[in-house]
This is a predicted structure of an 84-nucleotide RNA (transfer RNA) from a Clostridia bacterium. The organism belongs to Clostridia, within Bacteria. Its Rfam family is "tRNA". Model confidence (mean pLDDT): 81 of 100. The same sequence occurs in records of 2 taxa.
RNA sequence: GGGGAUGUGAUGGAACUGGCAGACGUAGCGGACUCAAAAUCCGCCGAUAGUGAUAUCGUGUGGGUUCGACUCCCACCAUCCCCA
Numbered sequence: 001g002g003g004g005a006u007g008u009g010a011u012g013g014a015a016c017u018g019g020c021a022g023a024c025g026u027a028g029c030g031g032a033c034u035c036a037a038a039a040u041c042c043g044c045c046g047a048u049a050g051u052g053a054u055a056u057c058g059u060g061u062g063g064g065u066u067c068g069a070c071u072c073c074c075a076c077c078a079u080c081c082c083c084a
Base pairs, nucleotide, nucleotide: 001083002082003081004080005079006078007077010026011025012024019067028044029043030042031041032040046057047056048055049054060076061075062074063073064072
């Protein structure tokens, strides 16, 4: 220099012919149980604004296509692999 793979909440990891984003698990927080704890069970668990209901944004970054994008297209960034 050329080619390819991967990138999603704190973390592992789904969502695959474009159609509710964060399933499921781990960690964390609250509660139940217990004399107390562990285990188990229930709930919560991205960001911003709001007392709240809720709203908006959010899939490496920035654009594009589309009524609609994690998914398709372009450029770039990071890690890994192959070729020279």